[in-house]
RNA sequence: AAACUAUCAAGAGCAGGGAAGUGAUACAGCACGAUGAACCUGCACCAACCGGCAGUUGCACGGUGGUAAUUCUGUAAGAUAGGCA
Numbered sequence: 001a002a003a004c005u006a007u008c009a010a011g012a013g014c015a016g017g018g019a020a021g022u023g024a025u026a027c028a029g030c031a032c033g034a035u036g037a038a039c040c041u042g043c044a045c046c047a048a049c050c051g052g053c054a055g056u057u058g059c060a061c062g063g064u065g066g067u068a069a070u071u072c073u074g075u076a077a078g079a080u081a082g083g084c085a
Base pairs, nucleotide, nucleotide: 004082005081006080007079008078013043014042015041016040017039021032022031023030025076026075027074028073029072044067045066046065048064049063050062051061052059053058
């Protein structure tokens, strides 16, 4: 250094605006969408990261992030840690 292993991938939605796309990289599939997608705003919620409080697993207080489907599924790809002396 590689194979390989683990985690990222747990959780949580309504309203208004908007107008055709969306599911975080590729391909294939499947699904969501004019009974209104992306995106923006408000409020609510979640609790992953940093800080704070508390003190060993909690609070949701500040900031970031998130709130269809097992990260949507499969195969690749990726990040972090182990492998590692």

The RNA shown here (SAM riboswitch aptamer (S box leader)) has 85 nucleotides and comes from Fructobacillus fructosus KCTC 3544. The source organism's lineage runs through Bacteria, Bacillati, Lactobacillales, Fructobacillus and Fructobacillus fructosus. Its mean pLDDT, the model's own confidence on a scale to 100, is 76.